[in-house]
């Protein structure tokens, strides 16, 4: 990097460094010199994998000292298809998909 499977409406921030854009892309809408994004430290959340406990085992549940992940906004909304509502070229709701993210496995 690609493929497969699972999940994505819940949860969880302080300090230091640094100094301009950032939220993947599109359109929107937001965040940002009252210092964002990012990096580091500490703290926390969660429970995918591993471990441990209950369980004959499986299922399921518990735990949190390991490997990841995460800690603005539902993956911030959206894009393609289908369906519904309406004050009907605007707007709005639902379903599925695409794309993306994370984990585990494989190549």
């Nucleotide at each position: 990097u690609u493929c497969u499977u699972a999940u994505c409406a819940a949860g969880a921030g302080a300090g230091a460094c640094g100094g301009a854009g950032g939220g993947a892309u599109u359109g929107g809408c937001c965040c940002g010199a009252u210092g964002a994004u990012g990096u580091c430290u500490c703290a926390g959340c969660a429970a995918c994998c591993a471990g441990c406990c209950u369980g004959c085992a499986g299922a399921a549940g518990g735990u949190a000292a390991g490997g990841u992940g995460c800690u603005a906004a539902u993956u911030c909304c959206u894009a393609a298809a289908g369906g519904g509502g309406a004050u009907c070229u605007c707007c709005u709701c639902c379903u599925u998909g695409a794309a993306g993210a994370u984990a585990a496995g494989a190549a």
The prediction has a mean pLDDT of 83. This is a predicted structure of a 107-nucleotide RNA (SAM riboswitch aptamer (S box leader)) from Planomicrobium sp. CPCC 101110. NCBI's taxonomy places the organism under Bacteria, Bacillota, Caryophanales, Caryophanaceae, Planomicrobium. It matches the Rfam family "SAM riboswitch aptamer (S box leader)". Gene Ontology term of the family: regulation of gene expression. Rfam's curators write: The SAM riboswitch is found upstream of a number of genes which code for proteins involved in methionine or cysteine biosynthesis in Gram-positive bacteria.